[in-house]
Predicted 3D model of an 81-nucleotide RNA (c-di-GMP-I riboswitch aptamer). It matches the Rfam family "c-di-GMP-I riboswitch aptamer". Rfam describes the family as follows. GEMM was predicted in a large-scale screen for bacterial structured RNA regulatory elements.
RNA sequence: AUUUGAAAAAGGCAAAUCUGUCGAAAGGUGGAGACGCAAAGGUACGGGUCUAAGGGAGACUAUGAUGGCUGGCCUACCAAA
Numbered sequence: 001a002u003u004u005g006a007a008a009a010a011g012g013c014a015a016a017u018c019u020g021u022c023g024a025a026a027g028g029u030g031g032a033g034a035c036g037c038a039a040a041g042g043u044a045c046g047g048g049u050c051u052a053a054g055g056g057a058g059a060c061u062a063u064g065a066u067g068g069c070u071g072g073c074c075u076a077c078c079a080a081a
Base pairs, nucleotide, nucleotide: 002081003080004079005078012037013036017032018031019030020029021028022027035068041074042073043072045071046070047069048066049065050064054061055060
């Protein structure tokens, strides 16, 4: 440096739910809590999904959201080969 995650160690993150708060909502965030995760670290660039305030007669619509849906890109602990 590359590949891999069988065993091990040190640790890490935290779904649902409850709750404070922000938001029109989806959802974010603090606390409690653990379903899981070897990138469940980062990034809305591609695809997907959610929401629809505003717009529109209506159908619908992202400039909102999701990185714990997925591909790509960037970065990283331990171990083995």